Record summary
Small-subunit ribosomal RNA from a metagenome, 1525 nucleotides, folded computationally. Its Rfam family is "Bacterial small subunit ribosomal RNA".

[in-house]
């Protein structure tokens, strides 16, 4: 810190995803120790059982037992009973007091009565505490507990007697308290506050406990008293605690816009500790909201906490602060203080006891148990410590808490062992079989002792508190007491015998998980074979899988790993810091304008905002930073700093902001003469198109690729001439003009609006923008009325088509027009919101100016306003934009945030409807998208070229055969090869063989190599079975090397053992090799370098030429390389040099170059030379080249051949060879017979012979070339009609032999016929090869004499010594072609040309294709599955409005019925009043019920579109002009 993934590859948008951190986690596999924390995130679900709030006799009254001990009685002599002591003034119980409102527990509620942060309280309270004053006087009535009784099952209630208090009452006194008057100062923030003078008027109280005798009194001593403590009472302060208020911050939803009657506010009165509608009663209409009220959803707030580089984001468990709740709901009591978790009373729902009448209960307190649930410990110990309640103290409680238990939940440490040790053991796993790796790892040998075990030993944590000695000091009479300090002695540990320490021993008791395609550290084997299976994204897996499962190896972390959930990063994918809107998602269709946000110059004033300082605050803990304490870290301890914040207090005035006062440059107004399709009305004109009406005039006329339909002998069309009606305004006319935009186009009045110029003049910031609002707003469209000429949706028809609800024709109705209204949307586009400023320039163009200058009218210069074009810097992904910004700044509004689903649903609002406006989600994919690159395609252009058309000539395609192939038979018809570029192909030759097939005998180390062992020479010959391989039998017989004479060794035959032969058995999509093919087409690349963020350009484009990237020119390219080309062969001239077996002019000879001779020729085979646009004229750019010409054998690459560039087609070949992998091993190997490969309704390609007269047939005669031969070619001669046979010279070949060339010529013949063409067929005769001629061979004779009388549709060859034709030769081969390769004879036509058809190059366009047009690619139907909507309904929740009823309480009112205390009176053991209390009524009120809305959820027969889902079904809309842009 980034990285993967859209493409062929490029940059950018932009989504998804991944590396890191964290967790109260939870699953998986695993698991030594220890320390420190942490532990029901679900069911605020329901609870058994124990414990969590008690104390206090120094506040009172009374007050047991059990039991001992002692005494008595009875007697059943070890019981019983009575008394008295001790238990004990103890236990439980009671009244009182003080606690129980702490403290622990949970987040249901609650979006503000809550929390934070900060202020006010002059509007208030406060038990206990601290401290300061004064005070604690006289009196009086009860009543619990006990007793006695009495109802009930229990809980519990109740009668009557008796009794204390610090309990309760009344009385006195009292101010510095509080009320009311009433002086006076000082303060103040509005009321108002403090303090002072006087006056009235009103409120207290309680004792306990030590100790003393100084005053008084009885006179040991106690007690009035004193004295010390503790309480109590009154008042001030404090201190902490609380109440209330105000600012300010605090989640989503506008598809919640409106809420509110106690609602805002006064006054009066009441009610709080206290302000207040808190509450009545009256008055008054307020209040509050777009700065978001009301409703509706979620959710306890904070310090913190977790991640982040910060801002920020999530989050709110432990700890700590604040709230709120306590089984649901309401409601008070009591008390400082609660509307109270372990109190009350009612209402409800569970749940438990009942004797059925009635009564108990509330774990969100620790534990613990059920239940939920991926999931969360012990029914522990102990108050030692810390801290809390009570007590004067001891002490007493205390599940707060301090410890132990569980659990890898987490953090943090330690350990599982060091060091040597190479035969690099054994295994394993692999492999190229050499080896490699595990791996110094192991053993093995020397050492150590943490942790874990056992044996001993042992801390801190404890301070205090009390008792008790002492010593000072205070209080007093007082050395008593008491209080306070020191200071001696005693007692206090749950944990725990624990931390920690020693010793003993022995490497022994302690390693796992997850990963290994890429991001990402780590690779190989084997099995699997789109199966099983992976997966976090990409994507793996269809026989060689580093991506699945094993196994070896490695790699990461480590008592853990790895999964899964969820947060934040990464994500600048919500952008404050820190993003966009021309095309990627994204400017509102266009204006006025409200609120609100911004705002020109000077000059003063004021301090909100700004800034500086100071102060207080921001608990603690927690992060930070430097210390310290546990052996070290976690952890803990105690100091800082930090807290960006809030208030406040002091200052500055430069700048917003307020006020005032000016200014003119922003805005505006007011003259002036032009410009304008700027808007409304009304009037007016001509061209045209239709329709009447008349005339001329005849048969077609329209209309198309072409045609039909339709019009027309009832007179069309065509022209004339008159008319009527509507609608639109031709040229002018311009990237020309207005206008905000839609938009606006004959002419002419009238009314009107905007704008630029130009001059002076006034106002004096009056400005930009602009959420809501409000208006305008094409074309279609509705609603009323008119109006209709042309056009024309809908519809009819005719075509066109497979079809044709299109395109194309003929028709035609809504609408297009007027007037009113209503819609409100468009690719309403400059895809570019508005206004202001600044930043080079050239060039047109419209309007108004000025200056030259002119008679004028141009030209020329120059300002300012609109519109275009190019282009700089600068911007941008690029493409582009570029003073009319997409550039630099301001200011304001509007919009975006992956693609689908979707501008859809539901809801609301508009509309007459149609429909517009606003706007989700579920579900789904990994993409979708721009811009440009490079290919490839186009039924896009442009340029070239080729037997590619075209011009010719012959031919296939019809017959017969030959041959391949298919099919289809078969036991078996081997096997490959399928468009061009498979089919006379492999195969240059299938009767055995070849042969791979098939059927049958047969063999297993094999028919072939190499290794070992025994034995033999091999080998020939023979016999017997038998198709044959093959078994079998009998003679015969030993070489060759060395030799120590036993032997051995090579080769060869047999047998034997196993390693291993062998496979034309699969994979050509696992390979070389090798070939076809684009195509002998003119391409294809590199180096440097330039451009471009980059693929990639450039070079190779361009202008010209060329067979050609051939070559000039040119130019940010210059070079280069593979092709082309030349260099190689051959052929066409020539020369040299050579003459045999080849030639003969001369000379001689012959039948014959036959001999002799010669080297001259031809020829043969070697070296050269020759051709180069070298000369000439023209053209051309003074090029290249290009036309003609001359020499020349030959001319412009002279003809022909070899030669095949990068790369394509997963071409072809595993049966030519070679080769990974798999298969089979008595068989898929090997040998052998016979038999297939040769079948035959049928299709197809290739040929060859033919239909004849340019011809057949006879005879006669001429001219080649290039080949072949000893396993051979074979003359010559006999012989046969013949093939051939015999016998055979020459000949290893310029010698001899095949060999005879044939079309040709020259003469004879047929005479158009199914022929004297054609030969197929069949029938016989032979002759050759061979071991063999049926299956299945060539040829010969005789005889038979089929189809065919020039071939549809359609197709293939050829541009010269070539087509056509016509003969010879060879490969291969025992034979055997009409095929195949090659060779010479005769020898022709045509080509205007490039429009069109195929191919192929270059340029350029478009383009959603890149498996590349045989691409992509859309919607319907059918089928499966998901989610959604709608829908008669149906059931849940939650809520509002009215109404009914109305528990328990509070207030008020009555209070006849009761009643101790005060007073009063006497009817003084009573009665009156006073005051209370029950009871009763009234207002409020919970659950409850009744109607009716709202708003949400679930569910539902059907019913709508949606999305997904390797090979359904018709069709063919987009992308090229997508074929109707």
């Nucleotide at each position: 810190a980034g990285a993967g993934u859209u493409u062929g590859a490029u940059c950018c948008u932009g989504g998804c995803u991944c590396a890191g951190a964290a967790u109260g986690a939870a699953c998986g596999c695993u698991g030594g120790c220890g320390g420190c924390g942490u532990g029901c995130u679900u069911a605020a679900c329901a609870c058994a059982u124990g414990c969590a709030a008690g104390u206090c006799g120094u506040a009172c009254g009374a007050g047991a037992a059990c039991u001992c001990u002692u005494g008595g009685a009875g007697c059943u002599u070890g019981c019983u009973u009575c008394g008295a002591g001790a238990u004990a003034g103890u236990a439980a119980a009671g009244u009182g007091g003080c606690g129980a409102a702490c403290g622990g527990g949970u987040g249901a509620g609650u979006a503000a009565u809550g929390c934070g942060u900060g202020g006010g309280u002059a509007a208030u309270u406060u038990g206990u505490c601290u401290u300061u004053a004064a005070a604690u006087c006289u009196g009086g009535a009860a009543u619990a507990a006990c007793a006695u009784u009495g109802u009930g099952a229990a809980a519990a209630c109740g009668a009557u007697g008796c009794u204390a208090a610090u309990a309760c009452c009344a009385g006195a006194u009292a101010a510095c308290a509080u009320c009311a008057a009433u002086u006076a100062a000082c303060c103040u923030c509005u009321g108002g506050g403090u303090u002072u003078u006087u006056u009235g008027a009103u409120c207290a109280a309680a004792g306990g406990c030590g100790g003393c005798c100084u005053c008084u009194a009885c006179a040991u001593g106690u007690a009035a008293g004193c004295u010390g403590u503790c309480g109590u009472u009154u008042a001030g302060a404090g201190a902490g605690a609380a109440g209330c208020u105000c600012a300010c911050g605090u989640u989503c939803c506008a598809u919640u816009a409106g809420c509110u009657a106690g609602u805002u506010g006064g006054u009066g009165a009441g009610g709080u500790a206290a302000u207040g509608g808190c509450u009545u009663a009256c008055c008054a209409a307020g209040g509050u909201a777009a700065c978001g009220a009301u409703g509706g959803a979620u959710a306890g707030c904070u310090g913190g906490u977790c991640u982040g580089a910060g801002a920020g984001g999530a989050u709110g468990a432990u700890c700590a602060g604040c709230c709120a709740c306590a089984c649901u709901g309401g409601a008070a009591c009591u008390g400082a203080a609660a509307c109270a978790c372990g109190g009350u009373c009612c209402a409800g729902a569970c749940u438990c006891c009942u004797a059925c009448g009635g009564g108990a209960g509330g774990c969100a307190g620790c534990a613990g148990u059920g239940a939920g649930g991926a999931a969360u410990u012990u029914u522990g110990c102990g108050c030692a410590a810390u801290g809390g309640g009570g007590g004067a103290a001891a002490c007493c409680c205390u599940g707060a808490c301090g410890c132990a238990g569980c659990a890898a939940c987490g953090c943090c440490g330690c350990g599982u062992g060091a060091g040597u040790g190479a035969u690099g053991a054994a295994g394993g796993c692999u492999u190229u079989c050499g080896g490699g790796u595990c791996g110094u790892a192991a053993a093995g040998c020397u050492c150590u002792g943490u942790c874990a075990u056992g044996u001993g030993g042992a801390a801190a944590g404890a301070a205090g508190a009390u008792a008790u000695g002492u010593a000072a000091u205070g209080c007093u009479a007082a050395u008593a007491u008491c209080a306070u300090u020191g200071u001696g002695u005693a007692u206090u540990g749950a944990c725990g015998g624990u931390a920690c320490c020693a010793c003993a021993g022995g490497a022994g008791g302690a390693a796992g998980c997850a990963c290994c395609g890429g991001c990402u550290a780590a690779c190989u084997c084997c099995g699997u074979g789109c199966c099983a299976g992976c997966a976090g994204c990409c994507g793996c897996g269809g026989u060689a899988a580093u991506a699945c499962g094993g196994a070896g190896g490695g790699u990461g972390c480590a008592a853990g790993c790895g999964u899964u959930a969820u947060u934040c990063g990464g994500a600048a994918u919500u952008a404050u810091u820190g993003g966009g809107c021309g095309u990627a998602a994204a400017g509102g269709g266009c204006g006025c304008g409200u609120a609100g946000g911004c705002g020109g110059c000077g000059a003063a004033a004021u301090a909100a905002g700004u800034c500086a300082g100071g102060u207080g605050u921001g608990a603690a803990a927690g992060u930070c930073u430097a210390a310290g304490g546990c052996u070290u870290a976690a952890c803990c301890u105690a100091a800082g700093a930090a807290g960006u914040g809030c208030a406040u207090u002091u200052g500055a005035a430069g700048c917003u902001a307020u006020u005032u006062c000016g200014c003119u440059u922003g805005a505006g107004u007011a003259u002036g003469g032009g410009a304008u399709a700027g808007g409304g009305a009304a009037g007016u004109g001509g061209a045209a198109u239709u329709c009447c009406u008349g005339g001329u005039g005849u048969a077609g006329a329209g209309g198309u690729g072409a045609a039909a339909u339709u019009c027309g002998u009832a007179g069309a069309u065509a022209u004339c001439a008159g008319g009527a009606g509507g609608a639109a305004c031709a040229c002018u006319a311009g990237u020309g003009g207005c206008g905000a935009a839609g938009g606006c186009g004959a002419c002419u009045u009238c009314c009107u609006g905007g704008a630029a110029c130009a001059a002076u003049a006034c106002u004096g910031a009056c400005g930009c923008u602009g959420a809501g609002g409000c208006g305008c707003g094409a074309a279609g469209g509705c609603g009323u009325g008119g109006g209709g000429a042309g056009c024309a949706a809908a519809c009819a028809g005719g075509a066109u088509u497979a079809g044709a609800u299109a395109c194309c024709c003929u028709g035609g109705u809504a609408g297009u027009c007027c007037a009113c209204g209503c819609a409100g949307u468009a690719a309403a586009c400059g895809g570019u919101g508005a206004u202001c400023a600044c930043u080079a320039g050239g060039u047109g163009u419209a309007g108004c100016g000025g200056g030259u200058a002119u008679u004028c009218a141009c030209c020329c210069c120059u300002g300012c306003u609109g519109u275009g074009c190019c282009g700089g810097a600068g911007c941008u992904a690029a493409c582009g934009c570029a003073u009319u910004a997409a550039g630099u700044g301001a200011u304001c509004c509007g919009c975006c945030u992956g693609g689908g689903g979707a501008g859809u649903a539901c809801g609301a609002c508009c509309g007459c409807a149609a429909g517009g406006u606003u706007a989700a989600a579920a579900c789904u994919c990994a993409a979708a998208g721009g811009a440009a690159u490079u290919g490839a395609c186009g039924g896009g252009g442009g340029c070239c070229c080729g037997c590619a058309c075209a011009a010719g000539c012959g031919g296939u395609g019809g017959a017969g055969c030959a041959u391949g192939u298919g099919g289809u038979u078969u036991a078996a018809u081997u096997c490959g090869a399928c468009g061009c570029a498979a089919c006379g192909c492999g195969a240059a030759g299938a009767a055995c063989c070849u042969u791979a097939c098939c059927u049958g005998g047969g063999c297993u180390u094999g028919a072939c190599a190499u290794c070992c062992c025994g034995a033999g020479a091999a080998a020939g010959c023979u016999u017997u079975c038998g198709a044959a391989a093959g078994a079998u039998u009998g003679a015969c017989g030993u070489g060759c090397c060395c030799u120590u004479c036993g032997g051995g060794g090579a080769a060869c035959u047999c047998g034997g053992u196993g390693a291993c032969a062998g496979g034309u058995g699969c994979u050509g999509c696992a390979u070389g090799g090798c070939u076809g093919u684009c195509g002998u087409c003119a391409g294809c690349u590199c180096g440097u370098g330039u451009c471009g963020u980059g693929a990639g350009a450039u070079g190779u484009u361009g202008g010209g030429u060329u067979a050609a990237g051939u070559c000039c020119c040119g130019c940010a390219a210059c070079g280069a390389g593979c092709g082309c080309a030349a260099c190689c062969c051959u052929u066409a001239u020539c020369u040299u040099u050579a003459g045999u077996u080849g030639c003969c002019a001369a000379u001689a000879u012959u039948a014959a170059g036959u001999u002799a001779g010669g080297g001259a020729c031809u020829c043969u085979a070697a070296a050269g030379a020759u051709a180069c646009u070298g000369c000439u004229c023209c053209g051309g750019u003074u090029a290249a080249c290009g036309g003609g010409g001359a020499g020349g054998a030959a001319g412009g690459u002279g003809g022909g051949g070899a030669u095949g560039a990068c790369g394509u087609c997963a071409a072809g070949u595993c049966c030519u060879c070679a080769u990974g992998g798999c298969c089979c091993u008595u068989a898929u190997g090997c040998c052998c017979a016979g038999g297939g490969c040769u079948a035959c309704a049928c299709a197809c390609g290739u040929g060859c012979u033919a239909c004849a007269a340019u011809g057949g047939a006879c005879u006669g005669u001429a001219c080649a070339a290039a080949g072949a031969g000893u396993c051979g070619c074979a003359a010559a001669c006999u012989c046969g009609c013949g093939a051939g046979a015999g016998u055979g010279a020459g000949c290893u070949a310029a010698u001899c032999u095949c060999a005879a060339a044939a079309a040709g010529c020259a003469g004879u013949u047929c005479u158009c016929a199914g022929u004297u063409c054609g030969g197929a067929u069949u029938g016989g005769u032979g002759u050759c090869u061979g071991c063999a001629a049926c299956u299945c061979g060539a040829c010969u004779c005789c005889a038979c004499g089929a189809a065919g009388u020039u071939g549809g549709a359609a197709u293939c060859g050829c541009u010269a010594g070539u087509a056509a034709u016509c003969g010879c030769g060879g490969a291969u081969c025992a034979g055997c072609g009409u095929g195949c390769c090659g060779c010479g004879g005769u020898g022709a036509a045509u080509a205007c040309g490039u429009u069109c058809c195929c191919g192929g190059g270059c340029c350029u366009u478009g383009u959603a294709c890149a498996c590349a047009c045989c691409g992509c690619c859309c919607g319907u139907c059918a089928c499966a599955c998901c989610a959604u909507g709608a829908g008669a309904g149906u059931u849940g929740g939650u809520u509002g409005u009215a109404c009914c009823a109305g528990a328990a309480g509070u207030u008020g009112c009555u209070g006849u019925a009761c009643c101790a205390a005060c007073c009063u009176a006497u009817u003084u053991a009573u009665a009156g009043g006073g005051g209370g209390u029950a009871a009763g009524c009234a207002c409020c009120u919970a659950a409850g019920g009744u109607a009716u809305g709202g708003c949400u959820g679930a569910u539902a027969a059907u019913u709508a579109g949606g999305g997904u889902g390797a090979a359904g079904u018709a069709g063919c809309a987009a992308c090229a002009a997508g074929g109707u842009a």